The RNA shown here (Bacterial RNase P class A) has 405 nucleotides and comes from a Polyangiaceae bacterium. It is recorded under the gene name rnpB. Rfam family: Bacterial RNase P class A. The family's RNA type in Rfam is ribozyme. Rfam describes the family as follows. Ribonuclease P (RNase P) is a ubiquitous endoribonuclease, found in archaea, bacteria and eukarya as well as chloroplasts and mitochondria. Model confidence (mean pLDDT): 77 of 100.
């Protein structure tokens, strides 16, 4: 200088003016309610409503996706199994998660780094079209050797067509061909044998583990795929702020099907009613089913008919910032400070100015100065931890090639 890796911040700021939405607080006026008291007045009493000031605040790193985890809320009094789901190497972090560190194995790249849906193929099923002989405990296409026959020659051998055997090195098909390289052996060949590597088993040493080294042993049949179905570990109750909770308004009902109880006891002159106990009970609930649970005299089903208005929930949180202390880190503990939107068809704009930032272009040794131009992706709707995508700029630190000194 080119060309990568990897990390971090920012993503305008100020100031006028006008205008919006919520908070503090003042002052006027009104209504209600409370207390006093001389019945008409007072109260720096309380709530609400309108006005008119003061004072500070309002939209992101992703608010977007709705993919995971959560708080909240109800179902609910609250469980148990089956279904269904998720996650998959070890360790650690966290409320938690499938996220985040760290570290192991395998793979990619000269490298910096970066990838992984990473437990099991010896539980059991299935698949791998085609081509090929053969695709799991297969197989002889082209091949190679060895014997018969037939022709020549003939001492030992050449040749052709066809027949038993042997073989799977070697070639070919295929993504893949039943370990791999070398040698020894063989008629010719094969772990046949042997050395190394691969794979099984087994001790030892490191390490919390996942692994790792390292000795020693067996010729060694057990190939690939589980992001196929399946085994195994661990996890998982649902629904969801259009959750739910209060207030005001308003309705009209018809027709159907299942039920609608029993026994004691106090009480009474006695019975009904109404109590309290014990047994039953049609039907609700509890994602799907199944067992259990509570409730329980109502429940289910068609037609019709009425409301859908207000208010809470609604932002002080597993919250931010500095700083010290532990940790490799994720992250966690102390101490200090601080309060950063709560709209409700949806408010946080608009313009003028100045300064900031980038960027080209001039001038200068540099420090600047001048002029022009830019600025992406994009809008909170109950909150918070991830992860994912869109996207402008700027800084840092590392690795390769090149050139120059």
């Nucleotide at each position: 200088g080119c060309a990568g890796a990897a990390g971090g911040c920012c993503u305008g700021a100020c100031g006028a003016u006008c205008g919006c939405c919520g908070g503090u607080u003042g002052g006027u006026g009104g209504u209600g309610c409370c207390c006093g008291c001389u019945c008409g007045c007072g109260g720096c009493g309380c709530a609400c409503c309108a006005u008119c000031g003061a004072c500070g605040g309002g939209a992101g790193g992703a608010a977007a996706g709705u993919c995971c985890g959560a708080g909240c809320u109800c179902c609910a009094u609250a469980g148990g199994g089956c279904a269904g789901g998720g996650u998959g190497c070890c360790g650690g972090g966290u409320a938690a998660c499938g996220c985040c560190c760290g570290g192991g194995a395998g793979g990619a790249g000269c490298g910096a780094u970066c990838c992984u849906a990473c437990g099991g193929a010896u539980a059991g099923u299935g698949c791998a079209a085609c081509a090929g002989a053969g695709a799991g405990c297969a197989g002889a296409c082209c091949g190679c050797c060895g014997c018969c026959c037939c022709g020549c020659a003939u001492u030992u051998g050449c040749g052709u067509c066809g027949g038993c055997g042997g073989u799977a090195a070697g070639g070919g098909u295929g993504a893949a061909a039943c370990g791999g390289u070398g040698g020894g052996g063989u008629a010719a060949g094969a772990g046949c044998c042997c050395a190394c590597c691969g794979c099984g088993c087994g001790g030892c040493c490191g390490g919390u583990a996942a692994c790792g080294g390292u000795c020693g042993u067996g010729g060694c049949a057990a190939g690939g795929u589980a992001a196929a179905c399946c085994c195994c570990a661990c996890c998982c109750g649902g629904a969801g702020c259009a959750a739910a909770g209060c207030c005001a308004c308003g309705c009209a009902g018809g027709g159907g099907g299942c039920g609608c109880c029993g026994u004691g006891c106090a009480g009474u002159c006695g019975u009904u009613g109404g109590g309290c106990a014990c047994g039953a009970a049609a039907g609700a609930g509890c994602u799907g089913c199944c067992c259990g649970c509570u409730c329980a005299a109502g429940c289910c089903c068609c037609c019709g008919g009425g409301u859908a208005g207000g208010c809470u929930g609604c932002u002080u949180g597993a919250g931010g910032u500095g700083u010290c202390c532990g940790g490799u880190a994720a992250c966690g503990g102390g101490c200090a400070c601080c309060c950063u939107a709560g709209a409700g068809g949806a408010a946080u704009g608009a313009u003028c100015g100045u300064c900031g930032c980038c960027g080209u272009c001039g001038g200068g040794a540099a420090a600047c100065c001048g002029a022009c131009g830019g600025a992406a992706c994009a809008g909170a709707a109950c909150u918070c931890g991830g992860c994912u995508u869109a996207c402008g700029g700027c800084c840092u630190u590392c690795u390769g090639c090149g050139g120059c000194c």